Annotation
Predicted 3D model of a 492-nucleotide part of an RNA (large-subunit ribosomal RNA, domain I) from a Rhodospirillaceae bacterium. The coordinates come from a structure-prediction model, not an experiment, and the mean pLDDT is 83.
[in-house]
Context: one part of a larger RNA
RNA sequence: GGCAUUUCGUGGAUGCCUUGGCACUGAGAGGCGAUGAAGGACGUAGCACGUUGCGAUAAGCUACGGGGAGCCGCGAGCAGGCUUUGAUCCGUAGAUUUCCGAAUGGGGAAACCCCACCGUGAGGUGAUCUUAACCUGAAUACAUAGGGUUAAGAGGCGAACCCGGCGAACUGAAACAUCUAAGUAGCCGGAGGAAAGGACAUCAACAGAGACUCCGUUAGUAGUGGCGAGCGAACGCGGACCAGGCCAGUAGCUUUAUGUUUCAAACUGGAACCGUCUGGAAAGUCGGGUCAUAGUGGGUGAUAACCCCGUACAGGUAAAGAUACAUAAGGUUCUCGAGUAAGGCGGGACACGUGAAAUCCUGUCUGAACAUGGGGGGACCACCCUCCAAGCCUAAGUACUACUCAGUGACCGAUAGUGUACAAGUACCGUGAGGGAAAGGUGAAAAGUACCCCGAUUAGGGGAGUGAAAUAGUUCCUGAAACGGAAUGCCU
Numbered sequence: 001g002g003c004a005u006u007u008c009g010u011g012g013a014u015g016c017c018u019u020g021g022c023a024c025u026g027a028g029a030g031g032c033g034a035u036g037a038a039g040g041a042c043g044u045a046g047c048a049c050g051u052u053g054c055g056a057u058a059a060g061c062u063a064c065g066g067g068g069a070g071c072c073g074c075g076a077g078c079a080g081g082c083u084u085u086g087a088u089c090c091g092u093a094g095a096u097u098u099c100c101g102a103a104u105g106g107g108g109a110a111a112c113c114c115c116a117c118c119g120u121g122a123g124g125u126g127a128u129c130u131u132a133a134c135c136u137g138a139a140u141a142c143a144u145a146g147g148g149u150u151a152a153g154a155g156g157c158g159a160a161c162c163c164g165g166c167g168a169a170c171u172g173a174a175a176c177a178u179c180u181a182a183g184u185a186g187c188c189g190g191a192g193g194a195a196a197g198g199a200c201a202u203c204a205a206c207a208g209a210g211a212c213u214c215c216g217u218u219a220g221u222a223g224u225g226g227c228g229a230g231c232g233a234a235c236g237c238g239g240a241c242c243a244g245g246c247c248a249g250u251a252g253c254u255u256u257a258u259g260u261u262u263c264a265a266a267c268u269g270g271a272a273c274c275g276u277c278u279g280g281a282a283a284g285u286c287g288g289g290u291c292a293u294a295g296u297g298g299g300u301g302a303u304a305a306c307c308c309c310g311u312a313c314a315g316g317u318a319a320a321g322a323u324a325c326a327u328a329a330g331g332u333u334c335u336c337g338a339g340u341a342a343g344g345c346g347g348g349a350c351a352c353g354u355g356a357a358a359u360c361c362u363g364u365c366u367g368a369a370c371a372u373g374g375g376g377g378g379a380c381c382a383c384c385c386u387c388c389a390a391g392c393c394u395a396a397g398u399a400c401u402a403c404u405c406a407g408u409g410a411c412c413g414a415u416a417g418u419g420u421a422c423a424a425g426u427a428c429c430g431u432g433a434g435g436g437a438a439a440g441g442u443g444a445a446a447a448g449u450a451c452c453c454c455g456a457u458u459a460g461g462g463g464a465g466u467g468a469a470a471u472a473g474u475u476c477c478u479g480a481a482a483c484g485g486a487a488u489g490c491c492u
Base pairs, nucleotide, nucleotide: 001491002490003489004488005487006486007485008484009483015477016441017440020412021411022409023408024407025406026405027404028403029401030400031157032156039100040099041098042055043054044053046078047077049075050074051073061094062093063092064091065090066089070082071081072080105114106113107112115126116125117124118123128154129153130152131151132150133149134148135147136146161192162190163189164188165187166186172179176226202209203208213240214239215238216237217236223231224230244393245392246391247337251333252332253331254330255329256328257327258326259325260324262322263321267315268314269313273288274287275286277284289306290305291295297309298308299307342366343365344364345363346362347361348360349359352378373388374387375386376385377384428435429434448476451463452462453461454460
């Protein structure tokens, strides 16, 4: 030095576990904001670092209701207190709520600086825009622009869903230009719990249907298309859901008040088991019982219907609030649709790329009729059929889930599942936009090793003690391999 066996270390795989995730189902809720939001900064506890709560009344104040013995949030303790004169806690309604932030008196490098007016003071007011009313008021006579006062409203945030405006490219066409991707992504505006649409100037085909929306089918059909790549209906049929109204009056909408109705919290009761054996521990074994409208589930020193929390079932409620209806009072809503239909030119939308291109929208130029009328039936004309544009409103069926509650899983089980089971959007990186981790497990219970010895009044270790176990000692369940050492044997 090698090999083998044994053993110790290192390391953290594997097994088991789960506080966290993921996907969905059923309900609820579908908004918050100048009465100052979302989100933050700074404070706030006897001691106070993080987190949670709260706001100079600062882990809290008040009232009412619930509840009934402990409590002063958690990591984590010490001291000191509170509480059956009902605390802590839970629910409802209030009070307080610094500073920044739409941020709104002016400024600003957010959480800071500076000012005016009113008020003895505490404190309050002072942005902009829109609308309405009133008062004023130029050039310029009337007027108008402008100015002022008062009142009301708006502004910002939020996951998706919805409507509208603007609107790509990669890509595909095996290149590429029409085309496609796609009216997608993105940007902007706006609204609601849904939005949009909606009561036939619709379809159909000589028979008729009867608002709109959504689903299945019709159908990858008819079509469209450098007739390439591709794009791609409708009628009809079957379902979901169903609802019709108004434009001068016995009306609709809306506000307030009164009355009636319904809804909702914390919460309450809630059946039935003992012994033996093993064991550290019984829920396991054996023996004998009980309840069940409750044998879903979780916990308890191993596997518990009957030990605990629960579960089935039954019960429960104030004020304020909300829903619906009725009544009363007030407010508001203007008359049947002309610069419209249609046409020319240029575009766009329709499954339909200008085509034989109807239909719809309109930038521009023209421009009717008036129910004895007008539109449509895919150029156009006739006949026939059908409907009545150029005003308004409308529930349900449909879409979505940031949020709340309950539940489910041939979903994951710590390199998985969210990036985050842990002080995670943290530490850290970046000027910045932004990027972005690692990290779970002692034990049933801290009973977390009193005391002695070695050592430096260490670290660490040896005894002793606890414990079922300490090779469970906080670097703590199990503890694989790589890797390192020691002992023994053999070989060189």
Source information:
Rfam family: Bacterial large subunit ribosomal RNA.